[in-house]
RNA sequence: CUGUGAAAAAGGCAAACCAUCUGUAAAGGUGGGACGCAAAGCCAAGGGACCUUUCUCGGCAAUAUGUCAAACAAGGUACGCCCGGCUACCACU
Numbered sequence: 001c002u003g004u005g006a007a008a009a010a011g012g013c014a015a016a017c018c019a020u021c022u023g024u025a026a027a028g029g030u031g032g033g034a035c036g037c038a039a040a041g042c043c044a045a046g047g048g049a050c051c052u053u054u055c056u057c058g059g060c061a062a063u064a065u066g067u068c069a070a071a072c073a074a075g076g077u078a079c080g081c082c083c084g085g086c087u088a089c090c091a092c093u
Base pairs, nucleotide, nucleotide: 003092004091005090012037013036017032018031019030020029021028022027035080041086042085043084046083047082048081049077050076051075052074053073056070058068059067060066
């Protein structure tokens, strides 16, 4: 340096859920908590996928407003959705 792996050793992260805060929402922060993870470390300004919604434009309903869908646009995402990129402990090779 490359590859493989988590058996050992040292450790690390933290799903669901709960409390609280922010946000229209998706969701995110903090604390608790562990389903799991050999990159469950980082990149949302690498590509895809998924989710939400203001405004706009229509349909249904009927007068309170609600509901459904579409396009543009914006936002978000478990980077623990996939591919990709960068970095990295230990052991063996």